Context: one part of a larger RNA
RNA sequence: GAGGAACGCUGGCGGCGUGCCUAAUACGUGCUGGUAUAACGCUGAAAACAGGAGCUUGCUCUUCUUGGAUGAGUUGCGAACGGGUGAGUAACGCGGAGGUAACCUGCCUGGAUAGCGGGGGAUAACUAUUGGAAACGAUAGCUAAUACCGGAUGACGUUGAUUGUCGGAUGAUAAUGAAUUGAAAGGUGCGAUUGCAUCACUACCAGACGCACCUGCCUUGUAUUAGCUAGUUGGUGAGGUAGCGGCUCACCAAGGCGACGAUACAUAGCCGACCUGAGAGGGUGAUCGGUCACGCUGGGACUGAAACACGGCCCAGACUCCUACGGGAGGCAGCAGUAAGGAAUCUUCGGCAAUGGGGGGAACCCUGACCGAGCAACGCCGCGAGAGUGCAAGAAGGUUUUCAGAUCGUAAAGCUCUGUUGUCAGAGAAUAACGGGUGUGAGAGUGGAAAGUUCAUUGUGUGACGGUAUCUUACCAGAAAGGGACGGCUAACUACGUGCCAGCAGUCCCCGGAAGACGUGAGUCCCGAGUGUUGUAC
Numbered sequence: 001g002a003g004g005a006a007c008g009c010u011g012g013c014g015g016c017g018u019g020c021c022u023a024a025u026a027c028g029u030g031c032u033g034g035u036a037u038a039a040c041g042c043u044g045a046a047a048a049c050a051g052g053a054g055c056u057u058g059c060u061c062u063u064c065u066u067g068g069a070u071g072a073g074u075u076g077c078g079a080a081c082g083g084g085u086g087a088g089u090a091a092c093g094c095g096g097a098g099g100u101a102a103c104c105u106g107c108c109u110g111g112a113u114a115g116c117g118g119g120g121g122a123u124a125a126c127u128a129u130u131g132g133a134a135a136c137g138a139u140a141g142c143u144a145a146u147a148c149c150g151g152a153u154g155a156c157g158u159u160g161a162u163u164g165u166c167g168g169a170u171g172a173u174a175a176u177g178a179a180u181u182g183a184a185a186g187g188u189g190c191g192a193u194u195g196c197a198u199c200a201c202u203a204c205c206a207g208a209c210g211c212a213c214c215u216g217c218c219u220u221g222u223a224u225u226a227g228c229u230a231g232u233u234g235g236u237g238a239g240g241u242a243g244c245g246g247c248u249c250a251c252c253a254a255g256g257c258g259a260c261g262a263u264a265c266a267u268a269g270c271c272g273a274c275c276u277g278a279g280a281g282g283g284u285g286a287u288c289g290g291u292c293a294c295g296c297u298g299g300g301a302c303u304g305a306a307a308c309a310c311g312g313c314c315c316a317g318a319c320u321c322c323u324a325c326g327g328g329a330g331g332c333a334g335c336a337g338u339a340a341g342g343a344a345u346c347u348u349c350g351g352c353a354a355u356g357g358g359g360g361g362a363a364c365c366c367u368g369a370c371c372g373a374g375c376a377a378c379g380c381c382g383c384g385a386g387a388g389u390g391c392a393a394g395a396a397g398g399u400u401u402u403c404a405g406a407u408c409g410u411a412a413a414g415c416u417c418u419g420u421u422g423u424c425a426g427a428g429a430a431u432a433a434c435g436g437g438u439g440u441g442a443g444a445g446u447g448g449a450a451a452g453u454u455c456a457u458u459g460u461g462u463g464a465c466g467g468u469a470u471c472u473u474a475c476c477a478g479a480a481a482g483g484g485a486c487g488g489c490u491a492a493c494u495a496c497g498u499g500c501c502a503g504c505a506g507u508c509c510c511c512g513g514a515a516g517a518c519g520u521g522a523g524u525c526c527c528g529a530g531u532g533u534u535g536u537a538c
Base pairs, nucleotide, nucleotide: 002536005534006533007532008531009530012383013382014381015380016379017378018376019375020341025339026338027337029336030335031334034077035076036075039074040073042071047066048065050063051062052061053060054059055058084294085293086292093219095217097215098214099213100212104210108207109206110205111204113203114202115201119149120148126141127140128139129138130137131136157180158179159178161176162175163174164173165172166171186199187198188197189196190195220266221265222264227257228256229255232254233253234252235251236250237249238248239247269291270290271289272288273284274283275282276281296317297316298315299314300313319330320329321328322327347373349372350371351370355369356367357366358365359364386417387416388415389414397408398407399406400405422475423474425472426471427470440456441455442454482527483526484525485524486523487508488507489506494521495520496519497518503510
C1' cells in the first nucleotide's frame, strides 16, 4: 500500500460502488414464462334496435335480432434465452493458434429461385353415464382447424454414373442423362368476382448468427505413488450419428502409454483481469465481461432447429408433507424471506417509465432480467462541524513549580459577521424520449378502383424513481469529534501512584523505592467520521 473482511471504541451529511467467503445444509409463504381469437370450434356477460306484458308514466320483466366480455380446450411460437451456484472436473474443461474436402443451424436477410393444385379420416372442448378421499380418470356419442394422413406436381435438392476444370488428400465444382422426395385449397384488409396488398406456408441456393467435432502448444502439489492398460492399441466389415471416430458390435493382429513423470493420491472451475512489486516475479480468480459444469442424489430417454432440459417427463433412492391406508404431492445453487452453521454478509419493497427479451399485423400482454428505492461507515470520493476581533503583557479553573513564575492560551467570555449543512415555506410534473398508435398530405406500385405498404408533416398521449434532484425566501452559531500513541525503531514528556507486585509487549525489552516503557492526571504528536486491533497475500 491492498481487501467481498471481522472485532473494540466512536459516529453529521451526500454521491458512486459493494454486501453468506461458512452448510451444493433444510426450507413455510408470495412472486420469477407466457402470448396469439388476424389458426380453430365452443361458451355467450354488458349494451343497443324492435315487439309484448305489468303498472307506480318511466321504471321493471320478457321475446327476437345484433353484439362479443369472460372462461376452459385444440393449435402455433416461446419456454434450450435470461437469472443462480462452483459441487464435480487436472480435462481439448479453459486459454490463445489453426482445421472441418467430416458437420448441423428455428427465427432473421438476400435470391428478375420455383410453388401454394386435389382429397380424406379423426379428436379435445361439449353432452350423457360412471370410478376415486384426493391426485386423476374410464366408457358411449357430437364437432373444427395453419392439428393429422394418403395421392398429384417435381427441381439448382438427395443417390449413384460419364466428361471438363481445380485441389496436399479422402475429394470439390460445372455440365449431361437416370432414379427419388414437399406444401396450409390458410388468415386479415379492400374489392366484386377469378384480383390487389399483407402476414403466414413448402422446396432450394447463399449470407448472418449459433452450436458440434478435431489438432499442435499451455494449465497445482506429491516418486514416502513406478509401472499402467483388455475395447485396451491398430486393421477389415457392419451398425449408429448432423458428422469423423472402438462411438458400438463381429472377426483378425498384439499392440498402446511411461523417468520429456504414465498410473495413483491430494487440491482446484478456467480466463480477461485484480492486489503487490522499480521490474522480473509472487499471490488471488468477489463484483463486471467471456467460457465450462451443475440444478435434492443416481440413471434414462421423449419433444424440438437446438436439451438428454433449474421453475418438463419416466425409473430408483434419501428426506418432507397429505391420506378415507387403497394411493398421491414436492425440490429457492431464481427474487425476497426463514431456520441452522458461523467472527460475519441486506427488504417477504416500487415499476415495466427506460434498456433488453418472448408472443402478436398492431394495440397490447408477460418479464424478481432490468431500472429504482430500503438496510449496512463495508469501501472509495466529496462536504461540513463556523469566520473575524478580543478586556492580552494574559480572567477564573486545571497541571506544574526553584514559589519568581511557566503552561493549557486568542483558547474562553464579550463584540461584529456568515448560513455551506440544518429547520420552515414556496417553485419545480425538469433532463433522461427515442419510438409507437390516431388523424392529414405526398410519391411509387396496382389497376376500373380501394385497402395496405413506404416517406414527410401537423397536433396528441405515456415517469416507478418523486413533490425526488435543483432553485428561491426566512430563521438560528444554534443540532454535528473521536480513536490511537508519546523508551529506541517512530512524530510526540512531565507529575503522582505502584514497587520483579500489579501490569506492558510488534521487536529490543520495561517494572526489585526518584519508572519519560505499568496505571491515572495534565500536556504533546498522528490520523480524522473515523481510528485502532486481528487474521490474509505481496